[in-house]
RNA sequence: GUCCCAGUAGCUCAGUAGGUUAGAGCGACAGCCUCCUAAGCUGUAGGUCGGGGGUUCAAUUCCCUCCUGGGACG
Numbered sequence: 001g002u003c004c005c006a007g008u009a010g011c012u013c014a015g016u017a018g019g020u021u022a023g024a025g026c027g028a029c030a031g032c033c034u035c036c037u038a039a040g041c042u043g044u045a046g047g048u049c050g051g052g053g054g055u056u057c058a059a060u061u062c063c064c065u066c067c068u069g070g071g072a073c074g
Stems, first nucleotide, its partner, number of pairs: 001073007010026004019057001028044005050066005
């Protein structure tokens, strides 16, 4: 330099042939339980879906560009 993959909650990830409230597990916090802790149970909070632009009635999903990480080739 060319090409490919990934970027979604604090962490690990799912999702999507565009469609009506954006999810799971772990973690955090609160409550229940317990003499206390752990475990268990219940609930709550937490997201510009990497940034910007475009298409569309509607974009996490499609297109362009940039950024970050990983890989292949040279």
Predicted 3D model of a 74-nucleotide RNA (transfer RNA) from a Caryophanales bacterium. Its mean pLDDT, the model's own confidence on a scale to 100, is 81. The sequence is in RNAcentral, with records from ENA. It matches the Rfam family "tRNA". By type it is a transfer RNA. Its family is annotated with triplet codon-amino acid adaptor activity in the Gene Ontology.